Model confidence (mean pLDDT): 82 of 100. The part of an RNA shown here (small-subunit ribosomal RNA, 3' major domain) has 469 nucleotides and comes from Vicia faba. Taxonomically the source falls in Vicia (Eukaryota, Spermatophyta, rosids, Fabaceae).
Context: one part of a larger RNA
RNA sequence: UGACGGGGGCCCGCACAAGCGAUGGAGCAUGUGGUUCAAUUCGAUGCAAAGCGAAGAACCUUACCAGGGUCUGACAUGCCGCGAAUCCUCUUGAAAGAGAGGAGUGCCUUCGGGAAUACAGGUGGUGCAUGGCUGUCGUCAGCUCGUGCCGUGAGGUGUUGGGUUCAGUCCCGCAACGAGCGCAACCCUCGUGUUUAGUUGCCAACGUUUAGUUUGGAACUCUGAACAGACUGCCGGUGAUAAGCCGGAGGAAGGUGAGGAUGACGUCAAGUCAUCAUGCCCUUUGGCCCUGGGCGACACACGUGUUACAAUGGACGGGACAAAGGAUCGCGACCCCGCAAGGGUAAGCUAACUUCAAAAACCCGUCCUCAGUUCGGAUUGUAGGCUGCAACUCGCCUACAUGAAGUCGGAAUCGCUAGUAAUCGCCGGUCAGCCAUACGGCGGUGAAUUCGUUCCCGGGCCUUGUACA
Repeated sequence: UGACGGGGGCCCGCACAAGCGAUGGAGCAUGUGGUUCAAUUCGAUGCAAAGCGAAGAACCUUACCAGGGUCUGACAUGCCGCGAAUCCUCUUGAAAGAGAGGAGUGCCUUCGGGAAUACAGGUGGUGCAUGGCUGUCGUCAGCUCGUGCCGUGAGGUGUUGGGUUCAGUCCCGCAACGAGCGCAACCCUCGUGUUUAGUUGCCAACGUUUAGUUUGGAACUCUGAACAGACUGCCGGUGAUAAGCCGGAGGAAGGUGAGGAUGACGUCAAGUCAUCAUGCCCUUUGGCCCUGGGCGACACACGUGUUACAAUGGACGGGACAAAGGAUCGCGACCCCGCAAGGGUAAGCUAACUUCAAAAACCCGUCCUCAGUUCGGAUUGUAGGCUGCAACUCGCCUACAUGAAGUCGGAAUCGCUAGUAAUCGCCGGUCAGCCAUACGGCGGUGAAUUCGUUCCCGGGCCUUGUACA
């Protein structure tokens, strides 16, 4: 100087408390461990691994296993040489491949092909040789430097102190005076208004009551751009006449308005050689091609989810209101067929125009009356549909039948402070299809509680002890 303390002081955080909802019990989905296996490819392992890499394993992917092949190679550059290019058929084979024949032919040719070599390749090892990228403490308020001063020196001071703040934020003081990286602001979205621009959007007329090659308008909604607006600016109180804090006015918004992006010096030899790059080592089969299998196994254990156990509910019929997205190898109206999944036909749309598209919870009416049930839907059987060379291992969906566990969950544990939790549906990427209940977004309905900081956990500053570095 740090680190540590079941030392002290001050302070903060959904850290506790106060509340609400969950997990832990059940079924299923998914990941992991273990076991098994020819193989169940590899990586990630307290927080910070475990719906993680994987924004999608039937083949491919694929790295694994078995078998069949191959050795200058699937790919690159260079060298010698041949052939115009190229196309068709047959045999064998699971395919990859191997073999044979024919057509065609410009401008050389002996018309059969052959040979050599540097090298390629590696999802092989080492993340404890590395770059790059990332997690974490932590969006915590810290981490440093120049000059000066103090100290033999390591180092200190500044950065401590009195207040204050979300903040090393600001004020005052001070052997310090300044500065840098962080904080804040500048950026994006939402919330209010003005100006401007009105098509495919909006409003009105006519028409139709699905329509519109119609006409008019720029007020409103909305869309898109530019600006304004919030700064403790104003008033009162308080404070040290400061910084600030408390209350009020005006205002769409008030004291960081809400959310996002943004992550200092460093820590964990943290993670990644399997995104990529790369040193060294290894390898000529540990490279490459193909078929089939595996990554999907199953006494068990753990994590994350989803569906429930019902009446604040379930079923049926009718009715209403979103936002944000996607679409030409695409989205596919209407109409017809089918109980349905879906099929047929086919208009429109490169989209504020057409379409996916029906929002659901909600409201109205009827039934169910507390039961393993008209709850719950696992499992299984049969019959179908779709994608795709191909759904046996191993896809999704539909109909009929079947109708398991489960009656609110031990110890323990998690999330959340407001348009939040809870609850309800919608969309997207990946994608032929899909094991999505995942992930990322979007809106609808919409709470309760916070006395407080004694305690648990984590963190910041000052101080103290130390046989630790």